[in-house]
Context: one part of a larger RNA
Order: sequence, then C1' cells, then structure tokens
RNA sequence: UGUUUGGAGUCUGAGGGUAAGAAUGAAAUAGUACGAGAGGAACUUUCAUUCGGCGCCUCUGGUCGAUCGGUUGUCCGACAGGGCAGUGCCGAGCAGCUACGCGCCAAGGGAUAAAAGCUGAAAGCAUCUAAGCUUGAAACCCGGCCUAAAAAGAGACUCCGUUGAGGACUCGGAUAAAAGAUCCGUUUGAUAGGCUCCGGAUGUACGCACGAAGGCAACGACGUGUUCAGUCCGGGAGUACUAACGUCCAAACACUAGUG
Repeated sequence: UGUUUGGAGUCUGAGGGUAAGAAUGAAAUAGUACGAGAGGAACUUUCAUUCGGCGCCUCUGGUCGAUCGGUUGUCCGACAGGGCAGUGCCGAGCAGCUACGCGCCAAGGGAUAAAAGCUGAAAGCAUCUAAGCUUGAAACCCGGCCUAAAAAGAGACUCCGUUGAGGACUCGGAUAAAAGAUCCGUUUGAUAGGCUCCGGAUGUACGCACGAAGGCAACGACGUGUUCAGUCCGGGAGUACUAACGUCCAAACACUAGUG
C1' cells in the first nucleotide's frame, strides 16, 4: 500500500518452523521364568541421577561505586559536620542482576520400514501375496511449542462511528527500552514524586549526665545511661499535597432516483 464505509477488541488456522529433549542407574517383578547344578533374566511399575533447553529469585550462595558503620593521613581555626586520597582502606549489606539455588521440559494416537504372521490361489499340495487382513522402530504424520488473514478464495465474531468512532503529537511513567518501538496512566486519576505507616539495611547518633588509668590542676583515650538509637531504602500499602496542561488529524467516486 492492498483487503472498495472508517475503526477498536477478541478469535479461527490454510501454511511455515522445531531437538527440546537425550541417556543412565536403583528397587519391585525375583532368587521367579530358564537350568541337572553352577548360575540367572525380561515385559511392566516406581524412584532417582547426568547432560541439554526454557523460565524464576521464596530459600542457599555470589555481587551490590544504593546505604549504614569503623578507621588512617590531610584540609575546612577547634567541636559538630564534611571534602580528597583507586569506593582511601576495612566490616556488613536490601532491591536488582545472577548460579553454586529453585521449577518445568509427557503419555498417547495414525500410517509404515526391515521383520513376524493370518487367510489364500495361480500350481487339487505347499506358500506372509497375487486379491484381502493383523502386527511392527528414537525415523514419518498428529499430539506439544513458536509463528501465521498479503491465505488475492485477502477469513470470522462482538461493539462503536461525521451528534467525531478512533488515532497521533505532547504530558506523568514502566511489566518496556541503543534510537524508534512496546505497555500503562492522564483529575470519572494512585501514573511519578512527596508524606504517613509497614517491611528491610546498618548497629546504638549528636548533645547532656555519671564513671574513668593518670595528673598539683587544666584536662582526659575510653565506658555506662538517655538509645532495638540515629541515619538510609532504585521495596510494599495508604493518602490528591505537587505534577499528568493541552493541540491536531480523522472515514469515497460514479450511476440511478428525488428536490431546486
């Protein structure tokens, strides 16, 4: 662009792709079948494991230049609070991302190959084959997964629409993200921020009071209490306090009939 009125949503599935699975062990079967004995199965069922694939982060572990704490040197006159030094170094560490962690990855059906057979003539017998029929493999076709109405035979259903359906830009964003795109929201609102609470990280803040080896004294590392404190959160819930304001596009021709 087309799908001959413009759209929104939900589907169908012709067709296409596929390795999403592959293998092993143990137990029962069973000390059974078999075998003189010695030995010694299988069909089937169950439970596991390894490799491969896909997904996830509740647990475990890793990482975590969010964050919290300790500490050295130096600077801001001192305190407090900070800057710099590979994040200065060190100890922890939520969310996120991850594996070393967790979950899932059939059965079955159909038609067959080699092969095994039934019935059975040609050929009074025999014969799986000539007519006919039954089985039979990880391979094939379904089943499963992905894709798919541009399948020109261009599909179906529901609803809406010039009394404007719907879409685009802009705006607030994230289950999305290189740019585009995708998805959600836009006051009839919890979309993001803020605030409150919950949950979590760190580990007990500043100030003050008391104690404190020592010291004539001034002072004094440090300890205890106030204090499960203080600080912080790319987490959850609630709450319109702040910001989601606005703009634009948008759906035939011809013929016929009627009217002028």

RNAcentral holds the full RNA, with entries from ENA. The part of an RNA shown here (large-subunit ribosomal RNA, domain VI) has 260 nucleotides and comes from Methanoregula sp. The source organism's lineage runs through Archaea, Methanobacteriati, Methanobacteriota, Methanoregulaceae and Methanoregula. The coordinates come from a structure-prediction model, not an experiment, and the mean pLDDT is 83. It matches the Rfam family "Archaeal large subunit ribosomal RNA".